[in-house]
Context: one part of a larger RNA
RNA sequence: GCCUACGAGUUACGGUAUGUGGCGAGGUUAACCCGUGAGGGGUAGCCGGAGCGAAAGCGAGUCUGAAUAGGGCGUUUAGUCGCAUGCUGUAGACCCGAAGCCAAGUGAUCUUGCCAUGGGCAGGUUGAAGCGGGGGUAAGACCCCGUGGAGGACCGAACACACGUCAGUUGAAAAUGGCGGUGAUGACCUGUGGUAAGGGGCGAAAGACCAAUCAAACUUGGCGAUAGCUGGUUCUCCUCGAAAUGCAUUUAGGUGCAGCGUUGCAUGUUCAGUUCCGGAGGUAGAGCACUGGAUGGGCUAGGGGGCCUACAAGCUUACCGAACCCAGCCAAACUCCGAAUGCCGGUACUCCAGAGCACGGCAGUGAGUCCACGGGGGAUGAGCUUCGUUGGACGAAAGGGAAACAGCCCAGAUCAUCAGCUAAGGCCCCAAAUUCAGGACUAAGUGGAAAACGAUGUGGAUUUGCACAGACAGCCAGGAGGUUGGCUUAGAAGCAGCCAUCCUUAAAAGAGUGCGUAACAGCUCACUGGUCGAGUGAAUCUGCGCGGACAAUUUAACGGGGCUCAAGUCCUGAGCCGAAGCUAUGGAUUUCAACGUUUUACGUUGGAGUGGUAGAGGAGCGUUGAUGAAGCACUGAAGCGGCGGGAUAACCCGACGUGGAGUUUCAUCAAGUGAGAAUGUAGGC
Numbered sequence: 001g002c003c004u005a006c007g008a009g010u011u012a013c014g015g016u017a018u019g020u021g022g023c024g025a026g027g028u029u030a031a032c033c034c035g036u037g038a039g040g041g042g043u044a045g046c047c048g049g050a051g052c053g054a055a056a057g058c059g060a061g062u063c064u065g066a067a068u069a070g071g072g073c074g075u076u077u078a079g080u081c082g083c084a085u086g087c088u089g090u091a092g093a094c095c096c097g098a099a100g101c102c103a104a105g106u107g108a109u110c111u112u113g114c115c116a117u118g119g120g121c122a123g124g125u126u127g128a129a130g131c132g133g134g135g136g137u138a139a140g141a142c143c144c145c146g147u148g149g150a151g152g153a154c155c156g157a158a159c160a161c162a163c164g165u166c167a168g169u170u171g172a173a174a175a176u177g178g179c180g181g182u183g184a185u186g187a188c189c190u191g192u193g194g195u196a197a198g199g200g201g202c203g204a205a206a207g208a209c210c211a212a213u214c215a216a217a218c219u220u221g222g223c224g225a226u227a228g229c230u231g232g233u234u235c236u237c238c239u240c241g242a243a244a245u246g247c248a249u250u251u252a253g254g255u256g257c258a259g260c261g262u263u264g265c266a267u268g269u270u271c272a273g274u275u276c277c278g279g280a281g282g283u284a285g286a287g288c289a290c291u292g293g294a295u296g297g298g299c300u301a302g303g304g305g306g307c308c309u310a311c312a313a314g315c316u317u318a319c320c321g322a323a324c325c326c327a328g329c330c331a332a333a334c335u336c337c338g339a340a341u342g343c344c345g346g347u348a349c350u351c352c353a354g355a356g357c358a359c360g361g362c363a364g365u366g367a368g369u370c371c372a373c374g375g376g377g378g379a380u381g382a383g384c385u386u387c388g389u390u391g392g393a394c395g396a397a398a399g400g401g402a403a404a405c406a407g408c409c410c411a412g413a414u415c416a417u418c419a420g421c422u423a424a425g426g427c428c429c430c431a432a433a434u435u436c437a438g439g440a441c442u443a444a445g446u447g448g449a450a451a452a453c454g455a456u457g458u459g460g461a462u463u464u465g466c467a468c469a470g471a472c473a474g475c476c477a478g479g480a481g482g483u484u485g486g487c488u489u490a491g492a493a494g495c496a497g498c499c500a501u502c503c504u505u506a507a508a509a510g511a512g513u514g515c516g517u518a519a520c521a522g523c524u525c526a527c528u529g530g531u532c533g534a535g536u537g538a539a540u541c542u543g544c545g546c547g548g549a550c551a552a553u554u555u556a557a558c559g560g561g562g563c564u565c566a567a568g569u570c571c572u573g574a575g576c577c578g579a580a581g582c583u584a585u586g587g588a589u590u591u592c593a594a595c596g597u598u599u600u601a602c603g604u605u606g607g608a609g610u611g612g613u614a615g616a617g618g619a620g621c622g623u624u625g626a627u628g629a630a631g632c633a634c635u636g637a638a639g640c641g642g643c644g645g646g647a648u649a650a651c652c653c654g655a656c657g658u659g660g661a662g663u664u665u666c667a668u669c670a671a672g673u674g675a676g677a678a679u680g681u682a683g684g685c
Stems, first nucleotide, its partner, number of pairs: 001685006011091013026047003032041003051058002061073004094232002097229001101222006112196009121186001123155003126151001130147006159183003163180005198214001200210002235620006245258005259365002261362004267356001270355001272350003276346004285337001286335002291331003295327004302320002304317004368394005373388005399410003414587004419583003425577003428561003434574001436573006447563001453547002457544010474531005480504003485499003510525001514523002588610010621674001623671010639658003643654004
């Protein structure tokens, strides 16, 4: 891992609701007694029949109250005892699962400390004190030579330890092996016997060790501890079908009440949409009349500077500036204004929709997510976060489209069909359907990612200048004189800089557009004439393009191929394809209405339905056993095997083989009643 078997809402006693049965203003017994039993007795008690008040108490009323007022609770509708079912309470209460807490015991053959008594440490090295001799001194100290054999001394086996590394890691081993390493006369190592016990021991102290177990051992018991937590919870079909919100919570992954679901009963359009009528309102927008913010100008109190001044005053100012005036702005907590929607009431119409509302039974949900719209937070970031008396989808929704893709677009799957029509989206090939028709644009593979900004890309529209009295561009020629303007400067002559910027001759020519010189010179421009012969400049709006454009395995930013009067983009048109949508044909089923009955469920016709998680409701299948009835079976029961047939499903039936003794159907009843999942349990492989 697979197979087989086992494996989870039970039982008792209360409560409550529904169904059903008995009796009914009543209903019913409990203990207990009699009886083999069935059954018979048993009226204590309980529920109902009257309530109100704290109570005394009164009573269809009562309480409050001064009240005969008002108000609160009652009076008007049958209960009760069984059985079944749903839910709930108390119990282990659907099943498995803690870490833990407590009690009584068992452990120191492992290990820690201690006690008693034994044992062990090859070999080598060093050479303390003391002592002897010699030197030395006044005597010493001291020095030298020997002797001696100290040391938690040195090197290094046994022994003890465990620092490094390699291997091992389903190991040879539940801690080891190899190679190195440390201690090795000591706080050393070790045998045997003994001793200390669980909130206790022991500890050169690591929370270490106390039998492969230690921040409180192990065994048994309390014990099925508790688990707002995780996992699991077994047959079928039919109908409906949620929530992820509000308030509260030692509350936030739990729970209570409400909301939303289902079901029963009752009501009978009360619901919803639309028309019309009548209302309340201060949002969007807008505005500046208020409250604030804020820009420019005018005017002008006040202040600053300057002039003047003994003081006072006066004059002045491209300084600041309240108020006021003009112009142009901003606001969730501004409003002189002010919608559309939405909301409330009335009215009529449409409408039977699993509409609304009331009272009961039973829930689940109370982690939501994305998209669109309106806001807050954030950076007018986030596949971010938080709201909405806004909507949708997913959740709980399959199908078609978006290459692939819960939440986007289309569309809601009762079943069958090798029939048809469409939606979104598509129609060159992959790949169903147009290489369809007409008119434009794009040249960038733009399409098929991006901004500020930049540019004689190109199409359209508009405004305007110059131009056959000759424009624009090119070519030829002129572009002068006063004058080197004045100043400045070493110089400044059109051309470093400052100031001024005139006049003359002219067709025209700046006190000079740029280059250039040390300064001049020189080249050139503006401007003018000629030549040439028809358009040429400037600007605004707009369509489609260009640059801006740099990332990591491989083209990789059209799904691919490939596409250029497109197979791109815009406009117009005609067809077609395309889904579980709609239609067609047939079947099933739910519910409503009408009709008919075999008289309470079935038949016919018609309408509307039949996606579905949590969940509610309904109807069934199968297993084991009990009672009754009817059957089958050695002329072969159950079981098992493959085969065949039937039913909407759980399932049922048949023949054959095997097997060798029980078993089926119907009615009623009772459950140890259905497995694929629980790191489930046991066995087998």

The part of an RNA shown here (large-subunit ribosomal RNA, domain II) has 685 nucleotides and comes from an Actinomycetota bacterium. The RNAcentral record of the full RNA draws on ENA. The coordinates come from a structure-prediction model, not an experiment, and the mean pLDDT is 85. Rfam family: Bacterial large subunit ribosomal RNA. The source organism's lineage runs through Bacteria, Bacillati and Actinomycetota.